[in-house]
Context: one part of a larger RNA
RNA sequence: GAUGAACGCUAGCGGCAGGCUUAACACAUGCAAGUCGAGGGGCAGCAUUCCAGCAAUGGAGAUGGCGACCGGCAAACGGGUGCGGAACACGUACGCAACAUACCCUUGUCUGGGGCAUAGCCCGAAGAAAUUCGGAUUAACACCCCAUAAGAUAAUAGAGUGGCAUCACUUAGUUAUUAAAAAUUUAUUGGACAGGGAUUGGCGUGCGUCCUAUUAGCUAGUUGGUAUGGGUAACGGCCUACCAAGGCGACGAUAGGUAGCUGGUGUGAGAGCACGACCAGCCACACGGGCACUGAGACACGGGCCCGACUCCUACGGGAGGCAGCAGUGAGGAAUAUUGGUCAAUGGACGCAAGUCUGAACCAGCCAUGCCGCGUGAAGGAUGAAGGCGUUCUGCGUUGUAAACUUCUUUUACCAGGGAAGAAACCUGAUUUUUCUAAAUCAGCCGACGGUACCUGGGGAAUAAGCACCGGCUAACUCCGUGCCAGCAGCCGCGGUAAUACGGAGGGUGCAAGCGUUAUCC
Repeated sequence: GAUGAACGCUAGCGGCAGGCUUAACACAUGCAAGUCGAGGGGCAGCAUUCCAGCAAUGGAGAUGGCGACCGGCAAACGGGUGCGGAACACGUACGCAACAUACCCUUGUCUGGGGCAUAGCCCGAAGAAAUUCGGAUUAACACCCCAUAAGAUAAUAGAGUGGCAUCACUUAGUUAUUAAAAAUUUAUUGGACAGGGAUUGGCGUGCGUCCUAUUAGCUAGUUGGUAUGGGUAACGGCCUACCAAGGCGACGAUAGGUAGCUGGUGUGAGAGCACGACCAGCCACACGGGCACUGAGACACGGGCCCGACUCCUACGGGAGGCAGCAGUGAGGAAUAUUGGUCAAUGGACGCAAGUCUGAACCAGCCAUGCCGCGUGAAGGAUGAAGGCGUUCUGCGUUGUAAACUUCUUUUACCAGGGAAGAAACCUGAUUUUUCUAAAUCAGCCGACGGUACCUGGGGAAUAAGCACCGGCUAACUCCGUGCCAGCAGCCGCGGUAAUACGGAGGGUGCAAGCGUUAUCC
């Protein structure tokens, strides 16, 4: 000098930041991922309308809409944590002639015909429940089949060009395989195949990346090869079979310990050393372990299955759960906050849109935890008042221009009045331009924060100072008490009767809404 700090004393305000460093300990409760009726069958509930009825009420998906269900997209993002991992995990630089990429943009071609089910609804059954089973019936942009099809895929014979060995590319052939889905307001939106782009990811490699040699040898899928073997989006011992006996290592293999990595942060003149909170990028994980399914993408935090530990329900037969999401609880600890508001903005998912959802986000609450700023008054004022303290004691010194007193100001606080920017879009209505897509202008609509910030006015010095130290290092000295006691102390050291070092007082020094102490780094 610094800190995600804590503790002691003290405490007026604002702005901006930060806030479980310990138990990746266990979790009550609520919320954190839905959306689309312009995909579908339908209609539980609400509203409207209609029908029957004197009424009570009953009926009708007819309309607005819509619980549950089928279907699509999303749920692999966003948010959390730092367990593991010394590794192509990360950083950096290259490579993939070995790869994938939903949504988006762009180009070309196509969108023909048919079929079987199933959820829901209805009927019935089992069970305490979770849930499950049987029968009947029904739809789709769900599922399946046929047709058509290429510059796609596969096989095959030829010619040419290029490279880097495996090879790559171009070109005309032949054969085989593979597509689709519709909706409606008739103008669009969708669907299929193929090419290109963009984006995102996967893989490989060079170099860099902590300590221990009181760890010196390690290794059998181990190292390499073959396979018209498998597997993958893709290369590969990634896996399998066979063959060979290799491969790594004092330039530190193997083993052990520790650790998320980086941009950066602290310190320092620098070199360096230490660290990796917040913010950003990457990685890993989601009660412990394993596994796959779906999907463009996961081996998936709020999906599934199995094993295990734990907790809960049970009618004892069997079931349910996973806060390292936001709040919150217990525990641990020196120690770390509200079971708050809003989707107004930004961003995300879905949707033609209106919109819905969003503990992402934006805000508010708590905490001097930090940084920065402001204030606690200003000017004048000597009977140098009183009081305190000291003293060489009728006196003097000091506190001290300090106070009183006079004049002034009103930041801040309080009261009253006004009062934002953050809002531009979307959408609705109108107008104009336009070949199309669309664009522009005007008006309307929308603010959690918040009647907040800010501005104006009012009265009144009014509402606001502490903490540590004073032997030397180190700025700042006297008196009293104590008497090697009580005590102090970072080091040297102080205290045994005149203690500037202990305790108190007066005075002083330093910093100041903080000041000291402790811990840690330079």

Predicted 3D model of a 522-nucleotide part of an RNA (small-subunit ribosomal RNA, 5' domain) from an uncultured bacterium. The RNAcentral record of the full RNA draws on ENA, Greengenes and SILVA. Its Rfam family is "Bacterial small subunit ribosomal RNA".